[in-house]
């Protein structure tokens, strides 16, 4: 974009920023029409205990959802 739909716009994808690409999500309400709220998707793994949920207790990965870079913090090495 008339409404399902669909596609763009926007938002998200366990610690900061970006190019690319992947994947999810986009539901309402109210408005003086400036906007103001709100839903969703997101909010890391593993083991143990406990009827389950909760709850506790212990091991762990990482600045990426993927690839590269950068900027942060930690460790060895060499000079």
């Nucleotide at each position: 974009c008339c409404u399902c739909g669909g596609c763009g716009c926007g938002g998200c994808g366990a610690u900061g920023g970006a190019u690319u690409c992947c994947g999810c999500c986009u539901u309402c309400c109210c408005u003086u029409c400036c906007g103001g709220g709100u839903a969703a998707a997101c909010c890391g793994u593993c083991c143990c205990g406990u009827c389950c949920c909760g709850c506790g207790g212990g091991a762990c990965u990482g600045a990426u959802g993927a690839c590269u870079c950068c900027u942060g913090c930690c460790a060895a090495a060499a000079c």
A computed fold for a 79-nucleotide RNA from an uncultured Opitutia bacterium, annotated as Fluoride riboswitch aptamer (crcB RNA motif). It was read from a public genome assembly, where an Rfam model found it. The coordinates come from a structure-prediction model, not an experiment, and the mean pLDDT is 75.